[in-house]
RNA sequence: UGAGUCAGCUAGGCGGCCGCGUUAUCCCGGGCCAUGCCUGGGGUACCGAGGAACGUCCGGGCUCCACAGGGCACGGUGGUGGGUAACGCCCACCCGGGGUGACCCGCGGGACAGUGCCACAGAAAACAGACCGCCGGGCCUCGGCUCGGUAAGGGUGAAACGGCGGUGUAAGAGACCACCAGCGUCCUCGGUGACGAGUUCGGCUAGGUAAACCCCACCGGGAGCAAGAUCAGACAGAGAACGCUUGAGGGCGGCCCGCCCGAGUUCUCGGGUAGAUCGCUAGAACACGCUGGCAACAGCGCGUCGAGAUGGAUGGUCGCCGCUCCGGCGCGGGCAACCGCCCCGGAGAACAGGACCCGGCGUAUCGGCUGGCUCAUCCG
Numbered sequence: 001u002g003a004g005u006c007a008g009c010u011a012g013g014c015g016g017c018c019g020c021g022u023u024a025u026c027c028c029g030g031g032c033c034a035u036g037c038c039u040g041g042g043g044u045a046c047c048g049a050g051g052a053a054c055g056u057c058c059g060g061g062c063u064c065c066a067c068a069g070g071g072c073a074c075g076g077u078g079g080u081g082g083g084u085a086a087c088g089c090c091c092a093c094c095c096g097g098g099g100u101g102a103c104c105c106g107c108g109g110g111a112c113a114g115u116g117c118c119a120c121a122g123a124a125a126a127c128a129g130a131c132c133g134c135c136g137g138g139c140c141u142c143g144g145c146u147c148g149g150u151a152a153g154g155g156u157g158a159a160a161c162g163g164c165g166g167u168g169u170a171a172g173a174g175a176c177c178a179c180c181a182g183c184g185u186c187c188u189c190g191g192u193g194a195c196g197a198g199u200u201c202g203g204c205u206a207g208g209u210a211a212a213c214c215c216c217a218c219c220g221g222g223a224g225c226a227a228g229a230u231c232a233g234a235c236a237g238a239g240a241a242c243g244c245u246u247g248a249g250g251g252c253g254g255c256c257c258g259c260c261c262g263a264g265u266u267c268u269c270g271g272g273u274a275g276a277u278c279g280c281u282a283g284a285a286c287a288c289g290c291u292g293g294c295a296a297c298a299g300c301g302c303g304u305c306g307a308g309a310u311g312g313a314u315g316g317u318c319g320c321c322g323c324u325c326c327g328g329c330g331c332g333g334g335c336a337a338c339c340g341c342c343c344c345g346g347a348g349a350a351c352a353g354g355a356c357c358c359g360g361c362g363u364a365u366c367g368g369c370u371g372g373c374u375c376a377u378c379c380g
Stems, first nucleotide, its partner, number of pairs: 001376010012321007020048002023045010050351001054362002057360005062224004069257004074220005079093005094108001095106004109215002114213002116209003131154002133150007162180002165177003181205001183202002187198004228278004237269006249261004285304002288301005323348006330341004
């Protein structure tokens, strides 16, 4: 210098004018026996969206319902160790795969518990089998036919029941032998562990698929801020079915058993209301420092307060400056490609926005900036 990889930051700035929301305060008016409260209008001041506020895919807090028990189903998770309020998230490591490398990817328990499935091609797709071939016997019109053996060679396929060499044989074959790969097993060493290194013995050899059923281990009540609570206000009932201890109906996450409550329950038609307040934002919060830890993270100290709307506020416009791109004039450096700078004109600036609150994941995003590491080349 170029190419790459990982991590992080930022999300235009200042000012003028007009406008919006919460809170505080002041002024004017009205109501109520009122230095108070409520209400209408106006002024001033502070504050007023995000890195994803988004999707609502996971996990929790919070709220209400439930909170004897048993069985069967159902859903989720899935290497190991740790972090956390919790997780399907994060960190570290292991194993497998990719890359020269930094690094990246893995829906990563079990296929000797059982069942199922494996397109096309192929003889055969799982208790192996035999199309061509090879070998032996018999027949024969010498082309071949038939019976048997074999699985080394050919062919098919994503995948064909270990590989290679030798012994052996009619031809062959783990039939036998050496080496190698793999599986199970005994033991030793290292590690908390997944696992790794070595080693003894064994039959010589075992296909894939569990985002198929299934098995194993662990986890899991339901509904959600329109949760839920209080106040105020409105109305009109009628009909039908089932039931009242011979039990309708409801609750105990689904079903069954069982238990508890139990006099009303359900449907149709018609009528009324849809206002206010609380919940509501100080929190597993954020910034900085120290300590512990490889890290995720935790502890301690100190400081800060940063939206609470309810048809839903945070916007519009103008000026200047900054950023990026395009076009043009010029200047400087360089052999050149090209690079840098000044000026003028034009264009562009994303994705998107709270609605109970947090932790994650995923997705969208005009651009800009910073750092670690790797590879290649050049110079010293």

Record summary:
The RNA shown here (Bacterial RNase P class A) has 380 nucleotides and comes from Angustibacter sp. NCBI's taxonomy places the organism under Bacteria, Bacillati, Actinomycetota, Actinomycetes, Angustibacter. It is recorded under the gene name rnpB. The sequence is in RNAcentral, with records from ENA.